[in-house]
RNA sequence: GCCGUCAUAGCUCAGUUGGUAGAGCGUCUGAUUUGUAAUCAGGGGGUCCGGGGUUCAAGUCCUCGUGGCGGCA
Numbered sequence: 001g002c003c004g005u006c007a008u009a010g011c012u013c014a015g016u017u018g019g020u021a022g023a024g025c026g027u028c029u030g031a032u033u034u035g036u037a038a039u040c041a042g043g044g045g046g047u048c049c050g051g052g053g054u055u056c057a058a059g060u061c062c063u064c065g066u067g068g069c070g071g072c073a
Base pairs, nucleotide, nucleotide: 001072002071003070004069005068006067007066010025011024012023013022019056027043028042029041030040031039049065050064051063052062053061
């Protein structure tokens, strides 16, 4: 330098053919317990890496960047 792939909640990741953003773990509150842990119930938490475009509608499609990983030279 070229090619591929990834970027979504604090962490690990889903998100089908474009149609209101989710799970597990963690965290907070409550119940249970003499207390802790475990268990159960509930809550909060994300302008989906950045800019632009297409569309009635974009996490998803197109484009230009940034960063990580892999391959070729």
Predicted 3D model of a 73-nucleotide RNA (transfer RNA) from Paracoccus amoyensis.
Its Rfam family is "tRNA". Gene Ontology term of the family: triplet codon-amino acid adaptor activity.